Record summary: The RNA shown here (small-subunit ribosomal RNA) has 1441 nucleotides and comes from an uncultured prokaryote.

[in-house]
C1' cells in the first nucleotide's frame, strides 16, 4: 500500500468481494503446564433451600440458666439428698431506648429529560466528624415487657393488673438564636460512671454530603406541522429546607415552533473502549463518576438523610399454606434450580489483609472484600527435546523407469531435565499479636527422552501441486467461477505452505470505501441543473476613515476526578500484569492585551446598482377592424363518361350528369413569396395588414439618489400539447368508428369515410426529449471570420457598445468534445446525485370535476447495469469495383427409358463414412468368390503376423481317407548350407509347450500428427510518430490495374509473407545429334512401298539457345502508372493452358490409407472357412447415357489425327467418327426411339442362379422438345465427333487424357447470387443461424388491496374512588398543662377514633386515533432447463425511434 469481477479488447463511471485489526463470542476438529484477567449479550421470566444487616447491659426494667454463699422445710440412711427463700458473680432469649438499616451490593425496564458531561450559580438543609462561646436546674404522668383471663388452625389480637430509662411531658433560666409594628414576644438539655472521661442542649464557623437554578452539548424521523388552558404572566395567599403555577382565586391573553415545536420510533449516561494517518465512525462488557429500578401500579410515615432491594398502606396478577373463616412471599446481593437460548462458572473457604456498622473497648455482624473450584472464553509465558549420524535403509508417493521425493527425517551413538515423578526444605502477605489461601509460591536430591501436536489450506486473488477415483453426477464456492472421460478448484492420497496448544468457521464493528467527500466527491452525454421568472427568510455582499471589541489572535488564572492512553522509571526469573513519577488531556469559564481582516455603529464616497433625456430596432403582450390566395359547399351555365385512389387494386363518387371549365354567393381556418445561422421574449412562445393600449432590452449623452446589490428554502405568478366544464363554431385535417385492400392472421402501415378534438369566450388542469439533455450573478484569460441593433470620426479590409453563428490558443475533459455565450481560472447562493431492478410504484398526505399531478418508500432479485471511444462482424445502409455474376447468345437439366450414387424402406445382414455452397458415377482408379470392414453356420486360442525362452525335425514335395470347406487323420519321398578334431554348435525354416504378449476397418476427427476441401488479393512486422489506452499511421487519398499492380501525394521510412516472375506444356526460329525417323537433289529398285545405296536439306525426334520488354510510333493523361490504335512480328500487351495457393476461418472432412494419446475386447469386439449380403424396392434426390427425328434414319462409296500401350526414341501392332459423296425413307409413334422380354451363342474365369460384358434372331416400352425452377460456357472456347489410358482374369453411360469438324454473343452494370476497398448505424462478439420483447401456462419467492377478525399502544367524555396526606367536623372517647372542687370529680385547652368534602392508583362504559397479526378472494412484482403465440425495440431492425 492495495487487489480480483461488467468488454473481442480500452478508458471512465459505478457496485459487490478480499487482503488488516478487534469481541463479555458461539460452533467443528484437536489439546501438555503456569500467570493475569473475564465469564446470561437472551426471559427487568419464575424461583426451592441456605445465608447476604445488625449492634450497644457504659441508657433501662429484669427473666431462665449456671457458679458460690446463707437461712428454711421436708425425706430420712445423721449428713447427704430435694424443695422454697435472700444475697453475690456471670447471664441465652425476648422487650423498651439509641444509632445504623438512605451505606455498601445488583440491575439497566424506564427515561430524548437539567437524566448525564462540562461551565457558572444561591433562595437552602445538613446525622455521625473536626474548631469556637455558653449550658446541662427543679420536677411530673404514662407506657412495652413480665403476670393474669380471653380469642384465633395459624398469623395474630383483645382486656385487666403492675414497671424502668439517654422513650414522653411542661415548668424555670439564657444568648450572637427566630419573629417583630422595634416597644416588646417566643423558644433548650439526659444523663452514664470504675471520677479518667463519654454523653445531651444552644449559637457560630468548617469539611464532606444534599438540594434547586442556568449557558453549551447529546438519536432517527416532516409519510409528525402546527402545540398549549396551569398553558405565558401579573396580584394576593397558602406551601417547602428553599426559588418557582409548586398550588389556589382574580387578571390579563399570552407562551412554544422550519435555528423543527408537538408526535412517532429507539436509547440509561459520561470517563472511556475498538478501529482509523488523521478527521472521523462504531460502541458504552469488566473497573471508575451521576442517573434510574427493586413483581406491577399508587400512596405517604419515620428519620439529618428514603417516598426506602432483604421497611410499612393499599390495589393487581402470580405462587405456597389453611380447619375455607382467613393467612404468607417477592434472588435486577452471594451461591444454586428451572425456562428461554448458538451461549456464560461453586448451593466452596475465611474475616487473615482493606474497607464498613455498632460499640468506651474487648468484641460482633459483614456472599462488601479477600482467596480457592470450574472454562484455552481472551492475552502471555514455557515445553514436547539436542548435537552427531548417508547403505541416502525399509516403507510411502511420483516416475521419461534411468531415477527422483519424503529425507539427516527415521534407526543408531552421545548429551540435557525445562516440564513430569518422588523426597526432603520452606518465605513474605503482618516492623508486636492474629494466615482463609497453604505446607502455596520458591529452593535442593534422585529417577528417567522419559508424559506431551494439531489445526487449516495449495485454480487466481493469496505463501503452497502431483496421482488415482468421479464423470454438469456426487460435489465446492468469500468473489470471479471449478465438475458433462486426461478436474493443480469435488474425493482420497503422497507432497508442500502457513500458524501453532492452538487452528478454522460463523456472527457482529472500524478499516481498506474519496462508496456521503470538513479535512476530501460530482451533476452536457455515467446517476444528478428545479419548465421559467417574481420575491419572504436566510446567506453572501463595491472603495475610504473614525469608534467599538462580539468574532478573530496571543497570555495569563480556575477547572477539566481517579483508572486508562504516551514518555521515563521500578516490582514479580521475563511477559502479560501490578506500582511510581513527569506530561498531555486539542475543551469550558474568568481576566488582561493586540486592532490587520469579518460583524457593528456613526460621518461620508462613486467604479456596482436605479433615475432622467434623445432618436432608432423587433413574429413582445392585449383588443378591435380590414386583406387576397386556396380549400369545401351551394346555385347558374359549358360539357360527357368517367372520376378518385394505389406498389396493384377495392370501398367511394357518377348517366337521377361526376370529374374539368366559367360565373356568382356562403362559411370557417391558417397567413405563400419576403424567410434568413434573423429578430423579440423569463420560459412556454410569436408571422397577412391596419390602429389603440401596453411591457422589456440595447445604444449615445447630461444630471440625480447613494451599495439602494447578488443568489433566494418556502410562497406567488406564468406554463406547449393533450385533457376536463359551460356557451358558442366547424371549411380543412382528423384520436375513435365504419369499411376497403395487404397479410398465415393484421384489432396496424395503405386507401375511402368519418365522430370528438384541432377555432372563440370563460374557467381548470400544471405536464413534455418544458433541451443548450448545461441553475442564476460577477470578474479574470490569444485569435480570426459571418451576421443584427446603435454609436464615433480620420468614411476604413476603421474603431466601440450590446446581441447571435462558425473555427480554433491556453486550459479542461474518461472520451466525445467545450473554448470570452466555456464544460478554462476564481468567488458568492440555491437545487439535485449516491449500484441496477422492485418504483416515479405501494401506503400516507396535499392539490384536482375528473384524468391524474406533487411528496415519496420497503421486502425481494442480480453482479453487474452505464458512459464514451476502438478494431471487426452484420445491414432490407451508401459511394466506387471486380467475377459467365446478370444481361446478349449458344446448348443442357428438371418431363421419358435406362446406367450410377444417395436419402427413405425392407432385411439375418442389405458394412462404414461423407449432407448447403464445400455430401450424392464422392472414399470406391472399378462387390460373381477374394475384395469385405456386415449376417448365418460349423471351427481356433501365445493365435494368419512381431520379439524372447526350451525341446523336435532341414527345408520341401507326393499320394490316400473323412468333411461344404476350414480342418482332422494316415503313408512316402527328402538329408542341404557355415563351423568342430568328433559328438556337436549356429543360420533360414517347419512343428509342439509355457508366459510374457500379439491382434482389434472397436469407440472418440469434440485428445492429436500428417493429409485434403473452402476464397481472391490480401495479411502480418521493425523503427518512428499520434493517442491515457485499446489502437491508429504505414495498408488511407488522386489515377491505374489481373493484383496491396505501378505512379503521385502523404508522419511516416523500411522491409516480410501473398501477387507477378522465375518451373512445366503448346505456338516461331536456330544450333547440336541424326536412328529404328525423314527423302530435296544423285543412283539402284519395285505392282506398289525410304525398298535400297547415299545424305541429313525439309517434317520430325529432344538437348541447348534466341525471341516479347509497353521495346518503337501517334493520340490521351499530370511530363507519371497507365490507356487507347498503329507498325513489326510466329506471338502483343499476364501470348495460351497448367502447376504454384499467404496470415487465417468453418472443433469443416478423415483414428476405414497411414501415424498416434486415452478408453474398451482377450477361447473375442482377435484369426479362419462355407455360403449369403453391399446388387433388395411403393416412394424421393443428385449426377449422366439415350432419344424424342429430316441440320436426321438407313445403306453404299469414302479419306484424314493425337496422346497412349504392348518389356524398347519413332519399325511392328492397337485403329477411327463426324464431316464429304450417291441413294433411300417424307412428318408417322415412323425405316425415329430402343427399354423390356423370348431363343440362341461367345468370351474370362474353380464358378456367371442370387449378381458380368458382349454378338446374332426375334420383341419393339416411354418418349413427339419438357411446369415451376435451374445448371455449363467468351475461342480453338460452347456444341458435336470419334480415339487412348490406368485399375483389371471379365466388366465403363464414370474419371483422367487424346486429337477431328468448330460456332454464335457480350449494348453494358438498373438489377440478382458472391467478393474486394472506403464509408455509415449497431442494444451484435457463439458475432443477424445474432441479440432481444409482452401475454398466456406452470411452479416457488416476498409484498399491496381486502368484507371482517385478533392483539398493544394512546388520546377524550363519563362512571366507580382503595390507601393516603390535606381541609371541614367531631353529640362519642381520652395520663401529663390551665382553672375551680364538697378532694368523688367538673370545666378548658389539645388531641384521637368516626364522619364528610376535594384530589387520586387500578377498574368500567362509550368515543376517536395509531401500530401490529390472520384473513376468503384480488392486484401487479421477481424469479424458474429445453413449453404457447407473435415479433415490438437494436442496422433505415424493414412503418425511424
Nucleotide at each position: 500500500a492495495g487487489a480480483g469481477u461488467u468488454u473481442g479488447a480500452u478508458c471512465c463511471u459505478g457496485g459487490c468481494u478480499c487482503a488488516g485489526g478487534g469481541u463479555u463470542a458461539a460452533c467443528g476438529c484437536u489439546a501438555g503446564c503456569g500467570g493475569u484477567g473475564c465469564g446470561c449479550c437472551u426471559a427487568a421470566c419464575a424461583c426451592a433451600u441456605g445465608c447476604a444487616a445488625g449492634u450497644c447491659g457504659a441508657g433501662c426494667g429484669g427473666u431462665a440458666g449456671u457458679a458460690g454463699a446463707g437461712a428454711a422445710a421436708a425425706g430420712c440412711u445423721u449428713g447427704c439428698u430435694u424443695u422454697u427463700u435472700u444475697c453475690u458473680a456471670u447471664g441465652a432469649g425476648a422487650g423498651c431506648g439509641g444509632c445504623g438499616a438512605a451505606c455498601g451490593g445488583g440491575u439497566g425496564a424506564g427515561u430524548a429529560a437539567c437524566a448525564c458531561g462540562u461551565u457558572g450559580g444561591u433562595a437552602u438543609c445538613u446525622g455521625c466528624c473536626c474548631c469556637c462561646a455558653a449550658g446541662u436546674c427543679a420536677g411530673g404522668g404514662a407506657u412495652a415487657g413480665c403476670c393474669a383471663u380471653c380469642u384465633g388452625a395459624a398469623a395474630g389480637g383483645a382486656u385487666g393488673a403492675u414497671u424502668a430509662a439517654u422513650a414522653c411531658c411542661g415548668g424555670a433560666u439564657a444568648g450572637u438564636c427566630u419573629c417583630u409594628u422595634c416597644g416588646g414576644a417566643g423558644u433548650a438539655a439526659a444523663a452514664a460512671u470504675u471520677u479518667a472521661u463519654u454523653g445531651c442542649u444552644u449559637g457560630g464557623g468548617g469539611a464532606g454530603g444534599a438540594a434547586c437554578c442556568u449557558g453549551c452539548g447529546u438519536u432517527c424521523u416532516a409519510u409528525c406541522a402546527g402545540c398549549u388552558u396551569g398553558u405565558u404572566g401579573g396580584u394576593a395567599a397558602g406551601g417547602u429546607a428553599a426559588u418557582a403555577g409548586c398550588u389556589c382565586a382574580c387578571c390579563a391573553a399570552g407562551g412554544c415552533u422550519a435555528u423543527g415545536a408537538c408526535g412517532g420510533g429507539u436509547a440509561a449516561u459520561u470517563g472511556g473502549u475498538c478501529u482509523g494517518a488523521g478527521a472521523g465512525g462504531a460502541u458504552g462488557a469488566c473497573c471508575a463518576g451521576u442517573c434510574a429500578c427493586a413483581a406491577u401500579g399508587g400512596a405517604a410515615c419515620u428519620g439529618a438523610g428514603a417516598c426506602a432491594c432483604g421497611g410499612u398502606c393499599c390495589a393487581u396478577a402470580c405462587u405456597c399454606c389453611u380447619a375455607c373463616g382467613g393467612g404468607a412471599g417477592g434472588c435486577a446481593g452471594c451461591a444454586g434450580u428451572g425456562a428461554g437460548g448458538a451461549a456464560u462458572c461453586u448451593u466452596c473457604c475465611a474475616c487473615a489483609a482493606u474497607g464498613g456498622a455498632c460499640g468506651a473497648a474487648a468484641g460482633u455482624c459483614u456472599g462488601a472484600u479477600g482467596g480457592a473450584g470450574c472454562g484455552a472464553c481472551a492475552c502471555c509465558g514455557c515445553g514436547u527435546g539436542a548435537a552427531g549420524g548417508a547403505u541416502g535403509a525399509a516403507g510411502g508417493c511420483c516416475u521419461a523407469a534411468c531415477g527422483g521425493u519424503u529425507g539427516u527425517a527415521a534407526a543408531c551413538u552421545u548429551c540435557u531435565u525445562u516440564u513430569c515423578u518422588g523426597a526432603a526444605g520452606g518465605a513474605g502477605c503482618a516492623u508486636a499479636a492474629u494466615g482463609a489461601g497453604a505446607g502455596u509460591a520458591c529452593u535442593u536430591c534422585a529417577g528417567g527422552a522419559a508424559u506431551a501436536a494439531g489445526g487449516g489450506a495449495c485454480g487466481g486473488c493469496u505463501a503452497a501441486a502431483u496421482a488415482c477415483g468421479u464423470g454438469c453426477c456426487a460435489g465446492c464456492a468469500g468473489c470471479c467461477g471449478c465438475g458433462g472421460u486426461a478436474a493443480u478448484a469435488c474425493g482420497u492420497a503422497u507432497g508442500u505452505c502457513c500458524c501453532a496448544a492452538g487452528c478454522g468457521u460463523u456472527a457482529c464493528c472500524c478499516g481498506g470505501a474519496a462508496u456521503c467527500a470538513c479535512u476530501g466527491g460530482g451533476u452536457g452525454u455515467a446517476a444528478a441543473g428545479g419548465g421559467u421568472u417574481c420575491g419572504u427568510a436566510g446567506g453572501c455582499g463595491g472603495a475610504a476613515a473614525a469608534g467599538u471589541a462580539a468574532g478573530u489572535u496571543g497570555g495569563a488564572u480556575a477547572u477539566g476526578a481517579a483508572a486508562g492512553a504516551c514518555c521515563g522509571a521500578g516490582g514479580c526469573u521475563c511477559a502479560a500484569c501490578c506500582u511510581c513519577g513527569u506530561g498531555u488531556u486539542u475543551g469550558u469559564a474568568u481576566u488582561c492585551a493586540a486592532a490587520a481582516c469579518u460583524c457593528u455603529u456613526u460621518a461620508a464616497c462613486u467604479a456596482g446598482a436605479a433615475u432622467u433625456a434623445g432618436g432608432g430596432a423587433g413574429a413582445g403582450g392585449u383588443u378591435a377592424g380590414c386583406g387576397g390566395a386556396a380549400u369545401u359547399c351551394u346555385a347558374a351555365g359549358u360539357g360527357u363518361a368517367g372520376g378518385g385512389g394505389u406498389g396493384c387494386a377495392a370501398u367511394c363518387c357518377g348517366u337521377a350528369g361526376a370529374u374539368a371549365c366559367u360565373u356568382a354567393g356562403a362559411g370557417g381556418a391558417a397567413c405563400a413569396c419576403c424567410a434568413a445561422a434573423a429578430g423579440c421574449g423569463a420560459a412556454g412562445g410569436c408571422a397577412g395588414c391596419u390602429a389603440a393600449c401596453u411591457g422589456g432590452a440595447a445604444c449615445u449623452a447630461u444630471a440625480u439618489u447613494g451599495a439602494c446589490g447578488c443568489u433566494g428554502a418556502g410562497g406567488a405568478a406564468c406554463g406547449a400539447a393533450a385533457g376536463c366544464g359551460u356557451g358558442g363554431g366547424u371549411a380543412g385535417c382528423g384520436a375513435a368508428a365504419a369499411g376497403g385492400a395487404u397479410u398465415a392472421g393484421a384489432u396496424a402501415c395503405c386507401c375511402u369515410u368519418g365522430u370528438a378534438g384541432u377555432c372563440c369566450a370563460c374557467g381548470c388542469c400544471c405536464u413534455a426529449a418544458a433541451c443548450g439533455a448545461u441553475g442564476a450573478u460577477a470578474a479574470c484569460u490569444a485569435a480570426g471570420u459571418g451576421u443584427u441593433g446603435u454609436g464615433a470620426c480620420u468614411u476604413g479590409c476603421u474603431c466601440g457598445c450590446a446581441g447571435u453563428g462558425c473555427u480554433g490558443a491556453a486550459g479542461c475533459u474518461a472520451a466525445c468534445g467545450c473554448g470570452u455565450u466555456a464544460a478554462g481560472u476564481u468567488a458568492u447562493c440555491c437545487a439535485c446525485c449516491u449500484g441496477a431492478g422492485g418504483a416515479g410504484u405501494a401506503c400516507g398526505g396535499u392539490c384536482g370535476c375528473a384524468a391524474g399531478a406533487u411528496u415519496a418508500a420497503a421486502a425481494c432479485u442480480c453482479a453487474a447495469a452505464g458512459g464514451a471511444a476502438u478494431a471487426g462482424a452484420c445491414g432490407g445502409g451508401g459511394a466506387c469495383c471486380c467475377a459467365c455474376a446478370c444481361a446478349a447468345g449458344c446448348a443442357g437439366u428438371g418431363g421419358a427409358u435406362c446406367a450410377c450414387g444417395u436419402g427413405g424402406u425392407u432385411u439375418a445382414a442389405u458394412u462404414c463414412g461423407a449432407c448447403a455452397a464445400u455430401a450424392a458415377a464422392c472414399g470406391g482408379g472399378g462387390a460373381a468368390c477374394c475384395u469385405u470392414a456386415c449376417c448365418c453356420a460349423g471351427a481356433c486360442u501365445u493365435g494368419a503376423c512381431a520379439u524372447c525362452u526350451a525341446c523336435c525335425g532341414a527345408a520341401u514335395c507326393u499320394u490316400c481317407u473323412a468333411g461344404a470347406g476350414a480342418u482332422a487323420g494316415a503313408a512316402g519321398a527328402g538329408u542341404g548350407c557355415u563351423u568342430u578334431u568328433a559328438u556337436u554348435a549356429g543360420a533360414a525354416c517347419g512343428g509342439u509347450a509355457a508366459g510374457a504378449c500379439a491382434g482389434g476397418u472397436g469407440c472418440u476427427g469434440c485428445a492429436u500428427g500428417g493429409u485434403u476441401g473452402u476464397g481472391c488479393a490480401g495479411c502480418a512486422c521493425g523503427u518512428g510518430u499520434c493517442g491515457u489506452g485499446a489502437g491508429a499511421u504505414g495498408u488511407u487519398c488522386g489515377g491505374u490495374u489481373a493484383a496491396g499492380u505501378c505512379c503521385g501525394g502523404c508522419a511516416a521510412c523500411g522491409a516480410g509473407c501473398g501477387c507477378a516472375a522465375c518451373c512445366c506444356a503448346c505456338a516461331u526460329c536456330c544450333u547440336u545429334a541424326g536412328u529404328u525417323g525423314c527423302c530435296a537433289g544423285c543412283a539402284g529398285g519395285u505392282u506398289a512401298a525410304g525398298c535400297u545405296g547415299g545424305g541429313c536439306a525439309c517434317u520430325c525426334u529432344a538437348g541447348g539457345g534466341a525471341a516479347a520488354c509497353u521495346g518503337c510510333c501517334c493520340g490521351u493523361g499530370a511530363u507519371a502508372a497507365g490507356c487507347g490504335g498503329g507498325a513489326g512480328g510466329a506471338a502483343g500487351g499476364u501470348g495460351u493452358g497448367g502447376a504454384u495457393g499467404a496470415c487465417g476461418u468453418c472443433a469443416a472432412g478423415u483414428c476405414c490409407u497411414c501415424a498416434u494419446g486415452g478408453c474398451c475386447c482377450u477361447u473375442a469386439c482377435g484369426g479362419g472357412u462355407u455360403g449369403g449380403g453391399c446388387u433388395a424396392c411403393a416412394c424421393a434426390c443428385g449426377u449422366g447415357c439415350u432419344a424424342c427425328a429430316a441440320u436426321g434414319g438407313c445403306a453404299g462409296u469414302g479419306a484424314c489425327a493425337a496422346u497412349g500401350g504392348g518389356u524398347u526414341a519413332a519399325u511392328c501392332c492397337c485403329a477411327a467418327a463426324a464431316a464429304a459423296c450417291u441413294g433411300u425413307c417424307u412428318c408417322a409413334g415412323u425405316u425415329c426411339g430402343g427399354a423390356u422380354u423370348g431363343g440362341g451363342g461367345u468370351c474370362u474365369g474353380c464358378a456367371a442362379c442370387u449378381c458380368g460384358a458382349c454378338c446374332c434372331c426375334a420383341u419393339g416400352a416411354a418418349g413427339u422438345c419438357g411446369g415451376a425452377a435451374u445448371c455449363g460456357c467468351u475461342a480453338g472456347u460452347a456444341a458435336u465427333c470419334g480415339c487412348g489410358u490406368a485399375a483389371c482374369a471379365g466388366c465403363a453411360u464414370g474419371a483422367c487424357g487424346c486429337g477431328g469438324u468448330g460456332a454464335a454473343u457480350a449494348c453494358g452494370u438498373u438489377c440478382c447470387c458472391g467478393g474486394g476497398c472506403c464509408u455509415u448505424g449497431u442494444a451484435c462478439a457463439c458475432a443477424c443461424c445474432g441479440c432481444c420483447c409482452g401475454u398466456c401456462a406452470c411452479a416457488c419467492c416476498a409484498u399491496g388491496g381486502g368484507g371482517g377478525u385478533u392483539g398493544g399502544g394512546u388520546c377524550u367524555a363519563c362512571c366507580c374512588g382503595a390507601a393516603g396526606g390535606c381541609c371541614g367536623u367531631g353529640c362519642g372517647c381520652c395520663a401529663a398543662c390551665c382553672u375551680c372542687u364538697u378532694c368523688g370529680g367538673a370545666g378548658g385547652g389539645g388531641g384521637c377514633a368516626g364522619c364528610g368534602g376535594a384530589c387520586c392508583a387500578c377498574g368500567g362504559u362509550g368515543g376517536g386515533u395509531u401500530c401490529a397479526g390472520c384473513g376468503a378472494c384480488u392486484g401487479g412484482g421477481g424469479u424458474g432447463a429445453a413449453g404457447u403465440c407473435g415479433u415490438a425495440a437494436c442496422a433505415a431492425g424493414g412503418u425511424a425511434g